[in-house]
Small-subunit ribosomal RNA, 5' domain from an uncultured bacterium, 527 nucleotides, folded computationally. The full RNA is in RNAcentral, with records from ENA. Rfam family: Bacterial small subunit ribosomal RNA. Rfam links the family to the GO terms structural constituent of ribosome and ribosome. The coordinates come from a structure-prediction model, not an experiment, and the mean pLDDT is 85.
Context: one part of a larger RNA
RNA sequence: GAUGAACGCUUGCGACAGGCCUAACACAUGCAAGUCGAGGGGCAGCGGGGUGUAGCAAUACAUUGCCGGCGACCGGCGCACGGGUGCGUAACGCGUAUGCAACCCACCCCCGGGCGGGGGACAGCCCGGCGAAAGCCGGAUUAAUACCGCACGAAGCCGUUUUCUCGCAUGAGCAGACGGUGAAAGGAUUUAUUCACCUGGGGAGGGGCAUGCGUUCCAUUAGGCAGUUGGCGGGGUAACGGCCCACCAAACCGACGAUGGAUAGGGGUUCCGAGAGGAAGGUCCCCCACACCGGUACUGAGACACGGACCGGACUCCUACGGGAGGCAGCAGUGAGGAAUAUUGGUCAAUGGGCGAGAGCCUGAACCAGCCAAGUCGCGUGAAGGAAGAAGGACCUAUGGUUCGUAAACUUCUUUUUGAGGGGGAUAAAAGAGAGGACGUGUCCUCUAUUGCAGGUACCCUCAGAAUAAGCAUCGGCUAACUCCGUGCCAGCAGCCGCGGUAAUACGGGGGAUGCAGGCGUUAUCC
Numbered sequence: 001g002a003u004g005a006a007c008g009c010u011u012g013c014g015a016c017a018g019g020c021c022u023a024a025c026a027c028a029u030g031c032a033a034g035u036c037g038a039g040g041g042g043c044a045g046c047g048g049g050g051u052g053u054a055g056c057a058a059u060a061c062a063u064u065g066c067c068g069g070c071g072a073c074c075g076g077c078g079c080a081c082g083g084g085u086g087c088g089u090a091a092c093g094c095g096u097a098u099g100c101a102a103c104c105c106a107c108c109c110c111c112g113g114g115c116g117g118g119g120g121a122c123a124g125c126c127c128g129g130c131g132a133a134a135g136c137c138g139g140a141u142u143a144a145u146a147c148c149g150c151a152c153g154a155a156g157c158c159g160u161u162u163u164c165u166c167g168c169a170u171g172a173g174c175a176g177a178c179g180g181u182g183a184a185a186g187g188a189u190u191u192a193u194u195c196a197c198c199u200g201g202g203g204a205g206g207g208g209c210a211u212g213c214g215u216u217c218c219a220u221u222a223g224g225c226a227g228u229u230g231g232c233g234g235g236g237u238a239a240c241g242g243c244c245c246a247c248c249a250a251a252c253c254g255a256c257g258a259u260g261g262a263u264a265g266g267g268g269u270u271c272c273g274a275g276a277g278g279a280a281g282g283u284c285c286c287c288c289a290c291a292c293c294g295g296u297a298c299u300g301a302g303a304c305a306c307g308g309a310c311c312g313g314a315c316u317c318c319u320a321c322g323g324g325a326g327g328c329a330g331c332a333g334u335g336a337g338g339a340a341u342a343u344u345g346g347u348c349a350a351u352g353g354g355c356g357a358g359a360g361c362c363u364g365a366a367c368c369a370g371c372c373a374a375g376u377c378g379c380g381u382g383a384a385g386g387a388a389g390a391a392g393g394a395c396c397u398a399u400g401g402u403u404c405g406u407a408a409a410c411u412u413c414u415u416u417u418u419g420a421g422g423g424g425g426a427u428a429a430a431a432g433a434g435a436g437g438a439c440g441u442g443u444c445c446u447c448u449a450u451u452g453c454a455g456g457u458a459c460c461c462u463c464a465g466a467a468u469a470a471g472c473a474u475c476g477g478c479u480a481a482c483u484c485c486g487u488g489c490c491a492g493c494a495g496c497c498g499c500g501g502u503a504a505u506a507c508g509g510g511g512g513a514u515g516c517a518g519g520c521g522u523u524a525u526c527c
Stems, first nucleotide, its partner, number of pairs: 001526003005523005012379005018372002020337001025335003029332003034077003039074002042070002046068003049064006084290003093215008103207003108203007116150001118148002126139005156181007164173003186195003216262003223253002228250004233245003265287004269280004292313005315326004343369001345368003351365001352363004382413004392404005418464006427454001433448007471516005476497003482511005492499002
């Protein structure tokens, strides 16, 4: 000098950042991922309309999917993002630089082509049954952008083959011929369109794989290794590869530190330092790993999947004892651990994300607010005048002097802050909606009515009144700052040297002084 700090004393305000470093310990409760009715069958609930019954009527009841909508269900997309944590990992994990002629890609953009005609089911609803529950079983019926054949036959792919071009090898690319394989879905509507669907090429962006170099300590770890090292053939994968398998060979790594052990997420960066370098990796950004512990795959463009599934385990809970349920290292919050770390808050207004044609819905991402001097910065606790140098305290060479000290009183002034009363709208000249218009027909322009959590906050004005606001540590040397009293190697101090045994500037108190100041000291750690 620095800190995600803690402790002691003290504490007026604001802005901006920060806030479980320990038990990846266990978790009550609420919320954190949904959305689409313009894919579908439908109608549990709500609103409207129709019909019927009762009633003079209001109305009540029943019925009807007719309309708005819509629980559950089928289906699509999303749930692989966003958010958390640092257990593991010394590794192509990360960083950097390359390569893939060995690869993949939903949504988005550009270019091209296509979308014919059928079928059988399964949820839901209905009926029946089992169970305490979680839930499950059987029967009947049914729709689709769900599922499955067929057709057309393109591109693509596979095989055979021809020409040309190119490459570091395997080889790659363009074009042509023959054979094989070979997709699709509709919805809304003002009938003009639009949104979807299938297929191919390219792009963007994202990912996968491989390689050079770099990446902690211990040799009181010296040998290690059997799928081990390589080959041939196959399997598997989006793809290369002992990734896996059969067979064959006997290799491969190692003092340029293999193997083993310990420790640890890595980087951008941060702190210290003139630099060289040393230390750290919290907040923010990138990458990785993990989601009670271990394992496994399914679905999918993408997962071996935090709020999905299955199996094993530990733990907790429910139970009618037969059987079931759960996973905060999401946001709050609780217990425990600890020197120690916050609210069971508000809003989707903005930014961003998912779904949707859109309106919109969802969003503990995010934006705000709350708590904490835990940090940095800013402001204030008054200003000017004022000597009888007051009183009082302390000290002395003591009729007196010195000091606290222009300090106070007192006079004049100001009002930042504070209190009260008023005003006050940036973040949205947005976006979206409606109307009109332009053209290049999905974009732009104009107009209209709206949309702000924070918040009646920031800020501004007026009034009142110095009014509401200073402490902490130190004073022997290092090191800025000195005296009196008490104590008497006691009580105590102390970072080092060292103080204290009767005049202690070093202990305790008083006065005074010095240094910092809304903080000041101590402790811990790094340089």